Predicted 3D model of a 350-nucleotide part of an RNA (small-subunit ribosomal RNA, central domain) from Mallotus nudiflorus. Rfam family: Bacterial small subunit ribosomal RNA. The prediction has a mean pLDDT of 87. The full RNA is in RNAcentral, with records from SILVA.
[in-house]
Context: one part of a larger RNA
RNA sequence: UUAAGCGUAAAGUGUCUAUAAGUGGCUUUUUAAGUCCAUUGUCAAAUCCCAGGGCUCCACCCUAGACAGGCGAUGGAAACUGCCAAGUUGGAGUACGAUAAGGGUAGAGGGAAUUUUUGAUGGAGCAAUGAAAUGUUUAGAGAUCUUAAAGAACACUAACAGUGAAAGCACUCUAUUGGGCCGACACUGACACUGAGAGACAAAAGCUAGGGUAGCAAAUGCGAUUAGAUACCCCAGUAGUCCUAGCCAUAAAUGAUGGAUAAUGGGUGCUAUGCAUAUCGACCCAUGUAGUGUUGUAGCUCACACGUUAAACAUCCUACCUGGGGAGUACGUUCACAAGAAUGAAACUC
Numbered sequence: 001u002u003a004a005g006c007g008u009a010a011a012g013u014g015u016c017u018a019u020a021a022g023u024g025g026c027u028u029u030u031u032a033a034g035u036c037c038a039u040u041g042u043c044a045a046a047u048c049c050c051a052g053g054g055c056u057c058c059a060c061c062c063u064a065g066a067c068a069g070g071c072g073a074u075g076g077a078a079a080c081u082g083c084c085a086a087g088u089u090g091g092a093g094u095a096c097g098a099u100a101a102g103g104g105u106a107g108a109g110g111g112a113a114u115u116u117u118u119g120a121u122g123g124a125g126c127a128a129u130g131a132a133a134u135g136u137u138u139a140g141a142g143a144u145c146u147u148a149a150a151g152a153a154c155a156c157u158a159a160c161a162g163u164g165a166a167a168g169c170a171c172u173c174u175a176u177u178g179g180g181c182c183g184a185c186a187c188u189g190a191c192a193c194u195g196a197g198a199g200a201c202a203a204a205a206g207c208u209a210g211g212g213u214a215g216c217a218a219a220u221g222c223g224a225u226u227a228g229a230u231a232c233c234c235c236a237g238u239a240g241u242c243c244u245a246g247c248c249a250u251a252a253a254u255g256a257u258g259g260a261u262a263a264u265g266g267g268u269g270c271u272a273u274g275c276a277u278a279u280c281g282a283c284c285c286a287u288g289u290a291g292u293g294u295u296g297u298a299g300c301u302c303a304c305a306c307g308u309u310a311a312a313c314a315u316c317c318u319a320c321c322u323g324g325g326g327a328g329u330a331c332g333u334u335c336a337c338a339a340g341a342a343u344g345a346a347a348c349u350c
Stems, first nucleotide, its partner, number of pairs: 003322001005320001007304002012318001014201004021194003025088004031082001033081002035077009049065001051063004091191001092188003096183002099180001103177007110154001114150003119145003125136002162169002206247006215241002220236002223233001258317004266295009299306001323350003332343004
């Protein structure tokens, strides 16, 4: 390279936007680049294939011919792709009418709990564990009531639910802002899909500067356990966890399943919404669209399983894989304050 693959065996980039590029609705026209047909030139000889012939036969040699394919020339064809031109509305988008939601950002407010604190009552333990000890307490703890403060998180509702591109998002209210679904059908008229490089966002931990620090808690100290115990258990406890500004760019970043489009039996739930029916009423019943579950037919799969939310059937674009270890290591380069991240081998060995 061909080929076969990518849920679990190696393999889908963490997610999105978008440049180049690839691919691309329906109808008609032009052209003849791709495509197809005919004729023709050329691709040295030898070799290979084949027919005939010559060495007694064979190897070998001589003569003639041909397939396939490449590159041109001339003349035609016009279905398909491309090009030119004109239309069209089903894809896509804009406007309109409604609607659901923990979508984002900023501000304000709230109660329970925890810890500390003020005062009071009271008088011996409390706390911890498998059992203890360290710890705390007559300088009055723990317990109960009262006062004040602080920081962090928001019980129940809560769901198999909702929403966002993903990471993620939940006390309440206000302001502002993004996207989606549905309906009707007014407008534009293929404006579309994917997307190498590139850009944006990106849990937790970590880093820089300044705040904050109730609880929890790496490190650390102590007490136990143990042969030892740099652990599991206990008592303390600093970074951190929180906020503001800026870095870092990684996760089992998972549905271990890239995106888009078309088309393919059903049953049964939930969410949003339309229509119809019914009604006091948005119950029920029938039905459409979008999403989210479950069961399962055909099909597919080594199996497990998947199964209109496909891992079935097709097309387009793209990332990636090619035995285990060495190794996501070394070297080099780029990025980063650093920690490190990205790219990424070979020798050797089985």